[in-house]
Molecule: Bacterial RNase P class A
Organism: Variovorax guangxiensis
């Protein structure tokens, strides 16, 4: 220098104007919406998408229901040792295969329990048997019985293979999911109880009374729905740094930090400057510089967390391998 291998990281920056949304503080009314529950309105300060927020694939937290214990069924996992809250994830390692190598991949328990399967070729492919030859016996012979040897085909020839077919073994798993679930709580929608009521309650029209309609009326209770609040976003399997232990995944100690959050669903719009990339023009011997245009990815939280997988313009760093050349 070329070609690779394995990791780690970033994935625009700043300014102005106008907005949206959470929190805190102050202020606050005879305020607004609502039957209520509850929510909203002002000012200041301050927080406001990601490495994958994605797919919703796996595992957990949490919640409700179920549950004496065990087993069957079903589903999942599979070398060994570990990590972890847990996992189908991760780490180290053995073995097999691929690669010159750095490395990569593995669906790597069991075929002496049973079943099933094997293209083409081959006489024969899992049942056994016999393509050729030889030996012995029988038979006039064709041939039959028993034994031995051999060639060829094929991935594999009687001894095996495949468990990525069923199966067996070991281990794990109760079911559902934040539209979970808890609380507050309308209509007079419906229920229950009590009293009164066709011996006329009750409503209504007019004149004390008389008509008309007439099967309900009054009171109490509790449950659900609409709606609202919590769950839910300041304390967590939390983030950052240092040290210690460990090959490592990881764990521990100490110090510091508080870090989005709705329920039509905020995280935006406009303008400007600078990065970065491409193309074109000018200057320059070149390095480079200047001007203009265009581009600037994948993608948008929704109960939370750990993983896996997938998408991604452009860029940065570290370690290692092979080859070539020079010393």
């Nucleotide at each position: 220098g070329a070609a690779g291998c394995g990791c780690g990281c970033c994935g625009g920056a700043c300014c102005g104007c106008c907005g949206c949304u959470g929190g805190u503080g102050c202020a606050a009314g005879u305020c607004c919406c609502g039957a209520a529950a509850g929510g909203g309105c002002g000012c200041a300060c301050u927080g406001g998408a990601g490495g994958a927020a994605a797919g919703u694939c796996c595992g957990g937290a949490c919640u409700g229901c179920a549950c004496a214990g065990g087993a069957c069924a079903g589903c999942g996992c599979a070398g060994g040792a570990g990590c972890u809250a847990a996992c189908g994830g991760c780490u180290c390692u053995c073995c097999a295969c691929c690669g010159c190598g750095a490395g990569g991949u593995g669906a790597g328990g069991a075929u002496c329990a049973g079943a099933g399967c094997a293209a083409c070729a081959g006489a024969g492919a899992c049942g056994a048997g016999u393509c050729g030859g030889c030996c012995g016996g029988g038979g006039c012979a064709a041939c039959c019985c028993g034994g031995c040897c051999g060639g060829g085909u094929g991935a594999a020839a009687c001894g095996g293979g495949c468990a990525a077919u069923c199966u067996c073994u070991g281990c794990g798993c109760g079911c559902a999911g934040c539209a979970a679930c808890a609380c507050c709580a309308a209509g007079u929608a419906g229920g229950c109880c009590a009293g009164c009521g066709u011996c006329g309650a009750u409503g209504u029209g007019g004149u004390u009374c008389c008509g008309c309609a007439g099967a309900g009326c009054u009171g109490g209770c509790g449950g659900g729905u609409a709606g609202g609040u919590g769950g839910c976003a300041c304390c967590g399997a939390g983030c950052c740094g240092u040290c210690u232990g460990g090959c490592g995944a990881c764990a521990g100690a100490c110090g510091g930090c508080c870090c989005a959050g709705a329920g039509u669903a905020a995280u935006g719009g406009c303008g400007g400057u600078c990065a970065c990339g491409u193309u074109g023009g000018g200057g320059g011997a070149a390095a480079c510089u200047u001007c203009a245009a265009c581009g600037c990815a994948c993608a948008g939280a929704a109960u939370c967390c750990g993983g896996c997988u997938u998408a991604c313009a452009g860029g940065c760093g570290c370690g290692c391998u092979u080859c070539a050349c020079a010393c």